[in-house]
RNA sequence: AGAGCCGGCCAGACAGUCGCUGUGUCCGUUGAGGGCAUGGAGGAAAGUCCGGGCUUCACAGGGCAGGGUGCCAGGUAACGCCUGGGGGGUCUUCACCGAUCCACGGAAAGUGCCGCAGAAAACAUACCGCCGAUGGCCUUUUUCAAGGCACAGGCAAGGGUGAAAUGGUGCGGUAAGAGCGCACCGCGUGACUGGUAACAGUCAUGGCAGGGCAAACCCCACUCGAAGCAAGGCCAAAUAGGGAUGCCACGGCGUGGCCCGCGCUGCAUCCGGGUAGGCUGCUGGAGGCGGUUGGCGACAACCGUCCAAGAUGAAUGACUGUCCACGACAGAACCCGGCUUAUCGGCCGGCUCUCGCU
Numbered sequence: 001a002g003a004g005c006c007g008g009c010c011a012g013a014c015a016g017u018c019g020c021u022g023u024g025u026c027c028g029u030u031g032a033g034g035g036c037a038u039g040g041a042g043g044a045a046a047g048u049c050c051g052g053g054c055u056u057c058a059c060a061g062g063g064c065a066g067g068g069u070g071c072c073a074g075g076u077a078a079c080g081c082c083u084g085g086g087g088g089g090u091c092u093u094c095a096c097c098g099a100u101c102c103a104c105g106g107a108a109a110g111u112g113c114c115g116c117a118g119a120a121a122a123c124a125u126a127c128c129g130c131c132g133a134u135g136g137c138c139u140u141u142u143u144c145a146a147g148g149c150a151c152a153g154g155c156a157a158g159g160g161u162g163a164a165a166u167g168g169u170g171c172g173g174u175a176a177g178a179g180c181g182c183a184c185c186g187c188g189u190g191a192c193u194g195g196u197a198a199c200a201g202u203c204a205u206g207g208c209a210g211g212g213c214a215a216a217c218c219c220c221a222c223u224c225g226a227a228g229c230a231a232g233g234c235c236a237a238a239u240a241g242g243g244a245u246g247c248c249a250c251g252g253c254g255u256g257g258c259c260c261g262c263g264c265u266g267c268a269u270c271c272g273g274g275u276a277g278g279c280u281g282c283u284g285g286a287g288g289c290g291g292u293u294g295g296c297g298a299c300a301a302c303c304g305u306c307c308a309a310g311a312u313g314a315a316u317g318a319c320u321g322u323c324c325a326c327g328a329c330a331g332a333a334c335c336c337g338g339c340u341u342a343u344c345g346g347c348c349g350g351c352u353c354u355c356g357c358u
Base pairs, nucleotide, nucleotide: 001354002353003352004351005350006349007348008347009346010345012323013322014321015320016319017318018317020040021039022038023037024036025035026034027033042329046340047339049338050337051336052335053334054228055227056226057225066224067223068222069221070220071085072084073083074082075081086104087102088101089100090099091098105219106218110217111216112213113212114211127159128158129155130154131153134152135151136149137148138147139146140145167185168184169183170182171181172180186208187206188205189204190203191202192201193200194199232280233279234278235277242271243270244269245268246267247266251265252264253263254262255261287306288305289304290303291302292301293300294299324327
C1' cells in the first nucleotide's frame, strides 16, 4: 500500500425566504388569533416474527386438552435474544492451529415409516460366490488312501444393490469362514481424576449390546390465562328514550254499551346511562452520555451530567442561491428489549493475509 473479516459512527453541507406542528411567554379577547423564543423521524421509524412493561377482563387449588422451548453455565424485566464454554459436521496439507455451520433432550417405553434397486431395510436373510472337513454318490485300487460330483449341508470372506447391509483394520485360525482367538481403533458398563456443568482423560471390564428417521406420532423436562392504546379512565351538547318527585285535569283515548279495574297520554324540577365532541392515557424511561469499580465476556453497581418529536385527517415541508464526493433504503402513531429484511456512499478502530521498502 492492497484485499478480506469484525466492531463503532455519519446518513449531502451552508445561507436566505415562506409554511406546518408541540412547549414557554407576551399581546389581544366573547371568541378566533398574533408576536417572540425554543423543540420537531430512523438505523432500520419497516416486517409484526419473538419477549416484556402498561391497561381491561377472567382467575381458590389441582388436572386434562392445546401452544412454545430443548447440549452446559451465565447475562437479562423477559425472550426463540446475547455472552462464554462443550460436542459434532465441512473446509484448509491427516494432525495441531484456524475459519465456518449446527432444531445439539430421548431410537433397549410404545406405534409407525425407510421409494427405486437389492437375496435381505430389521421376529433377519443368501443372488453371484467360497467350502463341501462330516455324511451321500461315482472312479481307481487288495487295502490304507487318492481323485471327482456339488446331493445333504456349512459360510458370509469377496462381488453385486443401496443413502444405509448387523462394529473397522491387521495377524492368527479354519474345509471355507466367523470376535472363533489376539493387537489397535470404535462402542457399552463400572470406578477414579479434572471441571459448577455440558464433557474430557485414565484404568478395569464386556466380544459387541443388535441400522436409520423424533423437521413422524410419541415420551421426558421446563414454560405459557385472554385481548390489546380503536386498551382503559374522565367531562359531556342537540334529538329521542328511561327513572323519581310535584302540579294540573279529576279529564281524554283504548278495553264492542255501562261500572270497577288496567294500559297509554300533559306540564315542571331533579337524577342517571349514553351518541357527537373534548380531555386524558402520551412520553422522564428496564432512558442517553461520561467516568470509576467488578467480570474473559454478555453485563452489573456506584458517581456525575443531560432532557432529545408527541401529531389525531394526522405536523416534521416547499422554493432560491453556493459548494462537493451529486446524496441509498425509507416516514413515528402507547412504550421498551431483540431478531429478520431493505440500504448510495463515507470516516474511525482492531485482526488476518499478500506485496513493496528499510
Molecule: Bacterial RNase P class A
Organism: Wenzhouxiangella sp. AB-CW3